[in-house]
Order: sequence, then structure tokens, then C1' cells
RNA sequence: UGAGUCGGCCAGGCGGCCGCGUCGGACCCCCGGGUCCGCCGAGGAACGUCCGGGCUCCACAGGGCACGGUGGUGGCUAACGGCCACCCGGGGCGACCCGCGGGACAGUGCCACAGAAAGUAGACCGCCCACCGGUCCGCCGGUGGGUCAGGGUGAAAGGGUGGUGUAAGAGACCACCAGCACGCCAGGCGACUGGCGUGGCUCGGUAAACCCCACCGGGAGCAAGACCAGACAGUGCGUGCUCGAGGGCUGCCCGCCCGAGCGCACGGGUAGGUCGCUGGAGGCGGUCGGCAACGGCCGUCGUAGAUGGAUGGCCGCCACCUCCGCAGGGCCGGCGACGGCGCGGAGGGACAGAACCCGGCGUACCGGUCGGCUCAUCCU
Repeated sequence: UGAGUCGGCCAGGCGGCCGCGUCGGACCCCCGGGUCCGCCGAGGAACGUCCGGGCUCCACAGGGCACGGUGGUGGCUAACGGCCACCCGGGGCGACCCGCGGGACAGUGCCACAGAAAGUAGACCGCCCACCGGUCCGCCGGUGGGUCAGGGUGAAAGGGUGGUGUAAGAGACCACCAGCACGCCAGGCGACUGGCGUGGCUCGGUAAACCCCACCGGGAGCAAGACCAGACAGUGCGUGCUCGAGGGCUGCCCGCCCGAGCGCACGGGUAGGUCGCUGGAGGCGGUCGGCAACGGCCGUCGUAGAUGGAUGGCCGCCACCUCCGCAGGGCCGGCGACGGCGCGGAGGGACAGAACCCGGCGUACCGGUCGGCUCAUCCU
């Protein structure tokens, strides 16, 4: 210098004019608004609402079944499907990246097309044997058997190589290799790894199919929920009051509890305000422990809370990026490879927007910038 990989940060600045919302102050009046002044006013994802938690209510919510979720190991955390470290498998020369990563000797199901055969398999071609027929004596055709070594199909064809053996063959047998199971030894908290021995010659795939195993899960959600003010009108039918309707404890069952109302139809009224509402598992800095995620301690900071829902628009200057034109020579830095620097004009600045609050994940995004590491080339 080129190519790549991982991680962090930014998401224009200043000024003027107009406009919007909460809050505070002053003033005005028709007592609910208006005017003026001042302070503050979106994000890295505020988004999707996919997980987890806080908070609130359901009577502080028992047991079983069902249902849902998670799935290598160890740790972190309030918790998680998140994060960190490691293991195993896969990709890359490498930095590094990816994995929906328990079980297929508990059982069941499924395996398209092609192919003879798709699961304790299979004879289409081929190979071999016997018999029959033909023959130009090379062989050809048929029938009955043997065979999975070879061909061909497929995502997948029941270990691989070599030999023995045989009519031809075959783990039928043998050696080595790969893999599996079991046992022992060593290392590790563990997933697992390494070594030795024995065994039968080898056992298909699929659990984002049922299922099995282990662990986790009560329901609903700020329109939760609480309070204040205001309005109204009841009627009919059915059913029940301890032989108990109805309701709650998740869907069902058992069990427990509350319990005098409940259901349907017709008719009537309201749709205002206040709280919850932002100070939290909070941010930043230092230090200590830890490989890290993270945690302890100390210091420091603190201003969105709308409710038809405010946070915007225009102009000027500056900065940044892209393109075009003019210069194409010079200056600066460096031993060098090489890097940086001019003037004018035009254009560009995305994705998106709080609504109870946090921790994550996922997705969107014009671009800019900083750092670590890898590979290749060049220079000294």
C1' cells in the first nucleotide's frame, strides 16, 4: 500500500425568524381560558413487541393430569430463549466466523424422484455353475440355480485397503486402518480429551414428526390499579339463599375458600379530572477481584412525561462527503516504500420518533471516524 476480520464512537455545529408541548412567574377577563416572559423538551435503535424481570390487581394462588417453553459444560445475572469462557462439529491459508449442539439398542411413524431393491433389503445389467437347443466352433439363445466383487440409480445401497478362499463370490476367514460398545489408567469442577485392553466384524437417516429424559412456567396487564366529581329509573322473565345459584384458586379433575344474589331481554345515564408517572437491577470516572461476562468499594451527575397525543419549518455562515472543471507542477513529513496539502461550481446528510419502567434479542440505516489483529506485496 492492497485485501480482509473484529470491536468502539458520532448521527453535524453556531446564529436569526416563525411555530408546538409540560412546568414556573406576571397580567387579563365572560372562571375557564387567553397573552407575555423564562426553563426544559426523543433514539441508537425511542421501532418490532420476540423473550425475561420489576410494578399492579386477581382471596399470598394446594395436589395431579394436560399444555407451553428451554436443551453441550461451567459461570454471570433480578431474570432470560441474553451474555462470557470453554468443549465438540463445520468453514477459512489466516485473523476469525457459523451451529434450532439431550436421546434414533423404549416404542411408533416417515424417507419424494430415480432405481431391481429404501431397511434386519435387493438380482436390472454383469459374473459363475448345471441342463436343453442352435452354431460360421469365436460363441449365441432359453430354463433352473448361485452371487452383491463390478456397472448403473439416489441425499442415503448394510465399513475401507490388501490377502486367503471359491465355479464365481461374500467378514466366510485373516492382517492393518477407521468407527462403535464395554472395562481400566491419566488429565480436567465439568462438557470432554489422551492412552491401553477386550468384543462382535459394523448396527442407515429423521425428534424445528409423535415420543422419551432433565429443568423451568399461576393468570391478566398502566385501557394494570386507586381516588374524586358528576349523571341515571327502572320494568319483565328465569333461577338460587345452607338440599346453596354464582364466583375465585390457569384449561380439566380432586380439594379448598367466598357466598346472596346471579343470568337474559327492554329501557335510562356517563365517556370528566387527579394519582400511578418517572431516581432506576441508573449513567460516568477511579480502584480492587476475576481470562471474561460481571461484581465490591469510593467519588460524581441528574430537566421529556404528552393523552388525539408537543419536540418542527425556513434562511445565513462554518465543518464533512460525493461529482465536475482548472491546475498538473510545487510545498511539507519520512532513511525509504509512500502519505498529506489548492481554487471554483453543483449536489447530499439516512433509518426512524417516547407513551409504566428496566435487561436483552431481532430488524432498519446516507455516511463518517478511531483502534486491535490477519494475509499478500513493496521499502529500510
The RNA shown here (Bacterial RNase P class A) has 380 nucleotides and comes from Ornithinimicrobium sp. CNJ-824. Its mean pLDDT, the model's own confidence on a scale to 100, is 78. A source record names the gene rnpB. Its Rfam family is "Bacterial RNase P class A". Rfam's curators write: Ribonuclease P (RNase P) is a ubiquitous endoribonuclease, found in archaea, bacteria and eukarya as well as chloroplasts and mitochondria.